A computed fold for a 390-nucleotide RNA from an uncultured Saprospirales bacterium, annotated as Bacterial RNase P class A. Its Rfam family is "Bacterial RNase P class A". The family's RNA type in Rfam is ribozyme. Its mean pLDDT, the model's own confidence on a scale to 100, is 75. The sequence was found by an Rfam model in a public genome assembly. The model forms 94% of the base pairs in the Rfam consensus.

[in-house]
C1' cells in the first nucleotide's frame, strides 16, 4: 500500500422564475356574518417515515379484588418515563498469538425435586449400569479343552464408557490406600459497590441436554386514532324469535334465592337492572339474537413537546445539569413540485484553461423512545491477512 471483515457519519448547498398546501396579516366582494378572491411574509416529507417487534404518552371501560390459566424476561452495576432496549463490567465459548494480551460472539436461573432425549456402532449410553477381545484363580481335560468364580486396569465400538498421572498394594485388578493435579461445593483472608477474582482449608467424585416438559423468581387489566367525544340532520320498528320471575319478614320497602348485563381467558367474590298485572289466554320489564328503516355532514383529538440547536460542566460510557436561542408540515383521498443557472463531492479525459458523466435505499397521517431490514458515492475507525521500506 492492498485484500477481507466489523462497525460509524453521510444522504449535496444556494439564487431566481413558475406552480402546489396550509397558517398568519392585509384589502375587495356579498350581508348569507359567515363565505369566496387577490396579494405578501414566514414554514412545508425520513436516516430509516419502512416492518409492526417491544415499551410507553394519550383515550375509553372497569376501576375490587383473590386464584388459576397464559404470555415474557433472567450474571453484576448504571442510565432512561419506560423497555424484552443502551452503556460498562464479569464469567463462558470462538478467532490469533509462544505466552501476556487484543478482538468477536453470548438465550448467561436451577440438573442434588421429578420426567424425557442422547440415533448409529458397541457388551453396555446412566444408581452403584455392562462383560465383545482379554487378565486372574478351582475343578475337569492329551491340551485354557469343558465348566464355574473374580475382575473392569489392558484392547475395540463411540462426540462421550464413569476424572487424570505415578507409586504401593492384589491370585489378578479397582480411589483399594497414598502424593500431585482436574472438576463440583462450603468455609476462611485478601481486592472489588457487586457479579467475580488470588490464595488457602476442608468435603467429595456416575456425563450431557431445560430457544425439550418441568421447577424457582420477578412481571403482565383491555382495547387502539377508523380510539374516542361533541354539535347538526333524519327516520320505523304498533314486526318476529329466546330466557327469567319464588321464598320470608315489614307495610311499601328489605333480605335470601333465580335470570340477565358488566369486571381479562376461566373459577370464586364484587356490581347494574328485572323478579309485574291476570283464574287463563296474554301483556308489561330487564338481557339476548334475527329481519326491517334512517344518517354517512361537520368540529376536537391533531402536533409547545420524556422537543430541537449552540455553548459549558459531571462521567469510561449510555447518559444527567446548567446557560442561552427557536418553533420547525398537519393533510383528510391525501400538497410538499418543475424548469434553469453557479458552487461542492466523486470518477474519467486532458492542449492543465476546462470537458464529460454521475449520486442509493426510498413518501409523514396521533406523537414519542429503542429494535430489526434496505441503502449510491465519499470520509473515519477496530480487528485479521499479504508484500515492502525505514
Nucleotide at each position: 500500500g492492498c485484500c477481507g471483515u466489523c462497525g460509524g457519519u453521510g444522504g449535496u448547498a444556494c439564487u431566481a422564475u413558475c406552480g402546489c398546501g396550509g397558517u398568519a396579516c392585509u384589502g375587495u366582494a356579498u350581508u348569507u356574518u359567515a363565505u369566496a378572491c387577490a396579494g405578501u411574509g414566514a414554514c412545508g416529507a425520513g436516516g430509516a417515515a419502512a416492518g409492526u417487534c417491544c415499551g410507553g404518552a394519550c383515550a375509553a371501560c372497569g376501576c375490587a379484588g383473590a386464584g388459576c390459566a397464559c404470555c415474557a424476561c433472567g450474571c453484576c452495576a448504571u442510565u432512561u418515563a419506560a423497555c424484552g432496549a443502551a452503556u460498562g463490567g464479569g464469567g463462558c465459548u470462538g478467532u490469533u498469538g509462544a505466552a501476556a494480551g487484543a478482538c468477536a460472539g453470548u438465550a448467561c436461573a436451577g440438573a442434588a425435586a421429578g420426567u424425557g432425549u442422547c440415533a448409529c456402532a458397541g457388551a453396555a449410553a446412566g444408581c452403584u449400569a455392562u462383560a465383545c477381545c482379554g487378565c486372574c484363580g478351582g475343578a475337569u481335560u492329551a491340551g485354557u479343552u469343558u465348566u464355574c468364580g473374580g475382575u473392569a486396569a489392558g484392547g475395540g465400538u463411540g462426540a462421550a464408557a464413569a476424572u487424570g498421572u505415578g507409586c504401593g498394594g492384589u491370585a489378578a485388578g479397582a480411589g483399594c490406600g497414598c502424593a500431585c493435579a482436574u472438576c463440583a461445593u462450603c468455609g476462611u483472608u485478601u481486592g472489588g459497590u457487586a457479579a467475580c477474582a488470588a490464595a488457602u482449608g476442608g468435603u467429595g467424585a456416575g456425563g450431557a441436554u431445560a430457544a425439550a416438559c418441568c421447577u424457582c423468581g420477578u412481571g403482565g387489566g383491555u382495547u387502539g386514532a377508523a380510539a374516542u367525544g361533541c354539535c347538526a340532520u333524519g327516520u320505523a320498528c304498533a314486526u318476529c324469535c329466546c330466557a327469567a320471575a319464588u321464598c320470608c319478614a315489614u307495610u311499601a320497602u328489605g333480605g335470601a334465592g333465580c335470570c340477565a348485563g358488566g369486571u381479562u381467558g376461566c373459577u370464586c367474590g364484587c356490581u347494574u337492572g328485572g323478579u309485574u298485572g291476570g283464574c287463563a289466554a296474554c301483556a308489561g320489564u330487564u338481557g339476548g339474537g334475527a329481519g326491517g328503516g334512517g344518517u354517512a355532514g361537520g368540529c376536537a383529538g391533531a402536533u409547545a413537546g420524556a422537543u430541537c440547536u449552540u455553548g459549558u460542566u459531571a462521567g469510561u460510557g449510555a447518559u444527567g445539569a446548567c446557560a442561552a436561542g427557536a418553533c420547525u408540515a398537519g393533510a383528510u383521498a391525501a400538497a410538499u413540485g418543475a424548469u434553469a443557472g453557479u458552487a461542492g463531492c466523486u470518477a474519467c479525459u486532458u492542449u492543465c484553461g476546462a470537458g464529460u458523466a454521475g449520486a442509493a435505499c426510498a413518501g409523514a397521517a396521533u406523537c414519542c423512545g429503542g429494535c430489526u431490514u434496505a441503502u449510491a458515492a465519499a470520509c473515519c475507525g477496530g480487528c485479521g491477512g499479504c508484500a515492502a521500506a525505514c